[in-house]
Context: one part of a larger RNA
RNA sequence: UCCAGCGAGUUAUUUGCUAUUGCAAGCUUAAGGCAUUUGCCGGAGGCGUAGUGAAAGCGAGGCUGAAUAGGCCGUCAAGUAAUAGUAAAUAGACCCGAAACCGGGUGACCUAACCAUGAGCAGGCUGAAGCGCAGGUAAAACUGCGUGGAGGGCCGAACCGUAGCGAGUUUCAAAACGCCCGGAUGACUUGUGGUUAGAGGUGAAAUGCCAAUCGAACUCGGAGAUAGCUGGUUCUCCUCGAAAUAGCUUUAGGGCUAGCGUCGUACGGUAACGAUCGGGGGUAGAGCUCUGAUUCGGACUGGGGCCGGUAACGGUACCCACCCUUGUCAAACUACGAAUACCGAUCGCGGAACUACGGCAGUUAGAACGGCGGGGCUAAGCUCGUCGCUCAAAAGGGAAACAGCCCAGACCAUCGUCUAAGGUCCCUAAGUCUAUGCUAAGUGGGAAACGAGGUGGAAUUUCUUAAACAAUGAGGAUGUUGGCUUAGAAGCAGCCAUUCAUUUAAAGAGUGCGUAACAGCUCACUCAUCAAGAGAUUCUGCGCGGAAAAUGUAACGGGGCUCAAGCAUAGCACCGAAGACAUGGAUGUCCUGGCAACAGGGCGUGGUAGAGGAGCGUUGAUAUUGCAUUGAAGUUGGACUGUGAGGUCUGGUGGAGCGGUAUCAAGUGAGAAUGCUGGA
Numbered sequence: 001u002c003c004a005g006c007g008a009g010u011u012a013u014u015u016g017c018u019a020u021u022g023c024a025a026g027c028u029u030a031a032g033g034c035a036u037u038u039g040c041c042g043g044a045g046g047c048g049u050a051g052u053g054a055a056a057g058c059g060a061g062g063c064u065g066a067a068u069a070g071g072c073c074g075u076c077a078a079g080u081a082a083u084a085g086u087a088a089a090u091a092g093a094c095c096c097g098a099a100a101c102c103g104g105g106u107g108a109c110c111u112a113a114c115c116a117u118g119a120g121c122a123g124g125c126u127g128a129a130g131c132g133c134a135g136g137u138a139a140a141a142c143u144g145c146g147u148g149g150a151g152g153g154c155c156g157a158a159c160c161g162u163a164g165c166g167a168g169u170u171u172c173a174a175a176a177c178g179c180c181c182g183g184a185u186g187a188c189u190u191g192u193g194g195u196u197a198g199a200g201g202u203g204a205a206a207u208g209c210c211a212a213u214c215g216a217a218c219u220c221g222g223a224g225a226u227a228g229c230u231g232g233u234u235c236u237c238c239u240c241g242a243a244a245u246a247g248c249u250u251u252a253g254g255g256c257u258a259g260c261g262u263c264g265u266a267c268g269g270u271a272a273c274g275a276u277c278g279g280g281g282g283u284a285g286a287g288c289u290c291u292g293a294u295u296c297g298g299a300c301u302g303g304g305g306c307c308g309g310u311a312a313c314g315g316u317a318c319c320c321a322c323c324c325u326u327g328u329c330a331a332a333c334u335a336c337g338a339a340u341a342c343c344g345a346u347c348g349c350g351g352a353a354c355u356a357c358g359g360c361a362g363u364u365a366g367a368a369c370g371g372c373g374g375g376g377c378u379a380a381g382c383u384c385g386u387c388g389c390u391c392a393a394a395a396g397g398g399a400a401a402c403a404g405c406c407c408a409g410a411c412c413a414u415c416g417u418c419u420a421a422g423g424u425c426c427c428u429a430a431g432u433c434u435a436u437g438c439u440a441a442g443u444g445g446g447a448a449a450c451g452a453g454g455u456g457g458a459a460u461u462u463c464u465u466a467a468a469c470a471a472u473g474a475g476g477a478u479g480u481u482g483g484c485u486u487a488g489a490a491g492c493a494g495c496c497a498u499u500c501a502u503u504u505a506a507a508g509a510g511u512g513c514g515u516a517a518c519a520g521c522u523c524a525c526u527c528a529u530c531a532a533g534a535g536a537u538u539c540u541g542c543g544c545g546g547a548a549a550a551u552g553u554a555a556c557g558g559g560g561c562u563c564a565a566g567c568a569u570a571g572c573a574c575c576g577a578a579g580a581c582a583u584g585g586a587u588g589u590c591c592u593g594g595c596a597a598c599a600g601g602g603c604g605u606g607g608u609a610g611a612g613g614a615g616c617g618u619u620g621a622u623a624u625u626g627c628a629u630u631g632a633a634g635u636u637g638g639a640c641u642g643u644g645a646g647g648u649c650u651g652g653u654g655g656a657g658c659g660g661u662a663u664c665a666a667g668u669g670a671g672a673a674u675g676c677u678g679g680a
Stems, first nucleotide, its partner, number of pairs: 001680006011091013026047003032041003051058002061073004094232002097229001101222006112196009121186001123155003126151001130147006159183003164179003198214001200210003207216001235615006245258005259363002261360006270353001273348007285336001286334002291330003297324002301321004305316004366391002369388007396407003411585004416581003422575003425559003431572001433571006444561001450545002454542010471529005477502003482496003508523001512521002586605008616669001618666010634653008
């Protein structure tokens, strides 16, 4: 990992509701008894037939109350017993699963400590005290040489241990092996016997050890502890079909009630929708009267500051407020004010989609997208509110791929038709379609501020055959070096201004370069040559730059495309889905006809949690009816059949039992639970 078998809503009691059956103002027995294949007794008791009040009580009424008022509960609806289904409560209560808690026992053959009694420690080194001899002393002390053999002494086997490294780590081994290393006469090591026990022991103390188990051993029991948690929960078809919200919660991943689902009963112009009419509002917008914020200008009114003055008072290029005027802002501003939404009425349409009551749920982790808002950075695949939509619980087509985007809601069949979104050069179904333009950037096929004689369109305006723009030839002068300043300042450092006047075709008291200052070059301006358009500005279409990232082109899905297969506008075809239509079939519900079976017609038939309905199969029981050695069950092929669970027939194998029908009862259906047992 696979296969086979086993494996989870049961049973009892009570209660509610639904269905069926019996009897019915009644219905029914329980314990027990007698009979004994299930019947007969048994009426104690229970429910119902009247309520109401705390109660006495009263009674179709009762209570409250002073009340004859008002209010509250009743009167005007048939129950009861059994069976089945369903739900709840109490029990282990669908199944498996803790860590733990408590009680009784079993353990010190491992290991910790202790007690008793035994045992072990090759060899070598060092050489304490004491003692002897000699020297020495008054005697000692002291010194030397010997002797001696002390020590939790030294080196190092056995023995005990394990600091480091290697290797091993489905191992030789659930702690071993190799190298190396520590102790090795001691607080040493070790044999045997014994003692201490879990709310405990022992501990040179690590929460260590107490039989591969230790922050409290193991074992049996309470025990099916409890688990608001995780996992699992077994056949089929049909109808409908949610929620991820509110309130409360030692509550937040759990509950209870409401909301939303389903089934039943009742109700019949109810709900929804459309039109018209009538309402209230203070949002969007707008506005500035109010509350605040705020801009330009003015007037001069008041206050403050400053200055002058002894003061009165006067002045003020300072500040504030008020006033007039110009221009603005606001969720917590409004003298205004929509669209929608909401409420009501009438008409139309509309047949349960509404509402009420009752049974049974599930849900209370939601997600993206679009609109309007709050928070955040007008950040987030962010977060919160609200309106909508899809997913959730929705398959199909498009978006290359892609729950939440676009189109569209799959009952089944068809080598039938038409379309939606989106597409029509090839991959790839359908236009290398028509017309007019644009783009040269592979823009298209990623990006901003900003920058630019890219290029198309629209418009305004100036000059121009009295010759414009560009180019070329020539001139560009005089008073004067204007005045001032300055070392100098002569058009050209700077300041001033009646920036003037003269000669002119024209020429600034000078546009730039230049000089120390002059000089020099040049421009404005003018003439000539030439001959037809030239310049400026605004708006706009499409492009250009701005443009750097990590495996590999890699920012069209690819090829490839500018002779568009790119962009814009207009148009005609076609393709394209489980959409629509067509034909046949199945099924739910409603209507019509019919006693019914059934026939016709209308509208439906995606679906998770979940509600409701109808069935298939397995084992057994009762009744009945069948099959089988001329071959049962089982098993393995085939054919047929039913919407499906399934069923029937038949070949092989097998070798002795097995079905149909009706009703009943369940140890009744397996793919999942790190399921259990066995096998491969």
Model confidence (mean pLDDT): 86 of 100.
Predicted 3D model of a 680-nucleotide part of an RNA (large-subunit ribosomal RNA, domain II) from Saccharimonadales bacterium (SeqCode).
Its Rfam family is "Bacterial large subunit ribosomal RNA". Gene Ontology terms of the family: ribosome and structural constituent of ribosome.